Predicted 3D model of a 73-nucleotide RNA (transfer RNA) from a Phycisphaerales bacterium.
Model confidence (mean pLDDT): 82 of 100.

RNA sequence: GGGGCGGUAGCUCAGCUGGUAGAGCGAUGCGUUCGCAAUGCAUAGGUCGGCGGUUCGAGUCCGCUCCGCUCCA
Numbered sequence: 001g002g003g004g005c006g007g008u009a010g011c012u013c014a015g016c017u018g019g020u021a022g023a024g025c026g027a028u029g030c031g032u033u034c035g036c037a038a039u040g041c042a043u044a045g046g047u048c049g050g051c052g053g054u055u056c057g058a059g060u061c062c063g064c065u066c067c068g069c070u071c072c073a
Stems, first nucleotide, its partner, number of pairs: 001072007010025004019056001027043005049065005
């Protein structure tokens, strides 16, 4: 220098044919218990790596770019 994969909640990850973002774990509150654990219910938590473009509409498509892993030279 070139190719491939990945970046989404605190963590691990989903997200279809573009239709406005979710699960598990964790956190907080309540219930249950003498108390803890376990468990049930509820709540909070996201500029979807960044910028731009296409579109009525972008996590998703296109371009550039940053970071990580990997392959080739």